[in-house]
Context: one part of a larger RNA
RNA sequence: CGUAGGAGAUUUGAGGGGGGCUGUCCUUAGUACGAGAGGACCGGGAUGGACGGACCUCCAGUGUUCCGGUUGUCAUGCCAGUGGCAAUGCCGGGUAGCUGUGUCCGGACGGGAUAACCGCUGAAGGCAUCUAAGCGGGAAGCCCACCCCAAGAUAAGAUCUCCCAAUCGCAAGAUUCUAAAGGUCCGUGGUAGACCACCACGUUGAUAGGCUGGCGGUGUAAGUGCAGUAAUGCAUUCAGCUUACCAGUACUAAUAGACCGUGUGC
Numbered sequence: 001c002g003u004a005g006g007a008g009a010u011u012u013g014a015g016g017g018g019g020g021c022u023g024u025c026c027u028u029a030g031u032a033c034g035a036g037a038g039g040a041c042c043g044g045g046a047u048g049g050a051c052g053g054a055c056c057u058c059c060a061g062u063g064u065u066c067c068g069g070u071u072g073u074c075a076u077g078c079c080a081g082u083g084g085c086a087a088u089g090c091c092g093g094g095u096a097g098c099u100g101u102g103u104c105c106g107g108a109c110g111g112g113a114u115a116a117c118c119g120c121u122g123a124a125g126g127c128a129u130c131u132a133a134g135c136g137g138g139a140a141g142c143c144c145a146c147c148c149c150a151a152g153a154u155a156a157g158a159u160c161u162c163c164c165a166a167u168c169g170c171a172a173g174a175u176u177c178u179a180a181a182g183g184u185c186c187g188u189g190g191u192a193g194a195c196c197a198c199c200a201c202g203u204u205g206a207u208a209g210g211c212u213g214g215c216g217g218u219g220u221a222a223g224u225g226c227a228g229u230a231a232u233g234c235a236u237u238c239a240g241c242u243u244a245c246c247a248g249u250a251c252u253a254a255u256a257g258a259c260c261g262u263g264u265g266c
Base pairs, nucleotide, nucleotide: 001152005163006162007161008160009159010158011157015149016148017147018146021049022048023047024046025045026044027043033038051106052105053104054103055102059100060099061098062097066093067092068091069090070089071086072085073084074083075082076081110144111143112142117137118136119135120134164265165176166175167174168173177263182260183259184258185257186202187201188200189199190198207253208252209251210249211248212247213246214245216242217241218240223236224235225234226233227232
């Protein structure tokens, strides 16, 4: 810009893409077959490998924003307690998120038309012949079916809902009024993300921060008391601290506003 008014939703599916793998075991059955050795088709069930998708409940990793231990040194006047630096100083754990080695799921079932091939009926050619007319069966392959995208599919589709004036004029339009539905800017953000876009929210508000509570993590803070010459231990105390998680709560910030979009539609 188009899709012959504008707008918000929900869709159909022309077309395109993805996927498509396979082992072993049990049973049928030690049956059919075979002198024996051996040993099935067909059918039913179970469980794996590799591959793929999704997810984080479990397991595991990371987690320099959480907790703890500890060495050297410096600072805080000293003690104690803390803080800085040394690869996060080193080390032990670890929430969310992100991950795989973890968990769940997938290939299918089924239908149609066929290939090689197997047939029925059957002439040319009194026989024969699956073929010439006609009619069946038959693949991991083809078309559907399954998953994803999809109306710029310019043949531009469909459904639902919402919105928009008087006068004059044949009409195009003019005058006076009007500025809808809806959208954008702007702001707070994340289930989204390079930007944009998308999604949630903007006081008629829980969108983010803060605060409060909780889950989870760490592992029993500081101070004080007691025991011990002391290092240290015990009690107060399963304390204290606590990031991204879950709630509640307007304390802070989403204020105020501006713009686009018209008037019944060649």